[in-house]
RNA sequence: GCAGUAGUAGCUCAAAGGCAGAGCGCCGGAUUGUGGCUUCGGAGACGAGAGUUCAAUUCUCUCUUAUUGCC
Numbered sequence: 001g002c003a004g005u006a007g008u009a010g011c012u013c014a015a016a017g018g019c020a021g022a023g024c025g026c027c028g029g030a031u032u033g034u035g036g037c038u039u040c041g042g043a044g045a046c047g048a049g050a051g052u053u054c055a056a057u058u059c060u061c062u063c064u065u066a067u068u069g070c071c
Stems, first nucleotide, its partner, number of pairs: 001070007010024004018054001026042005047063005
């Protein structure tokens, strides 16, 4: 330099055009003599910019970060 893959919650991962979800973690309540376990509830995210569309995490383009291969 060229090509591929990935970027979603604090972490690990789903969702593949129509409400963004799970597990663990975090916060609060119940339970307990205290803590843990259990249970109920809550906060918290679509890498950046543009395009297509009535509607974009999802499709297209550019950029960017990580990673893999070729030279």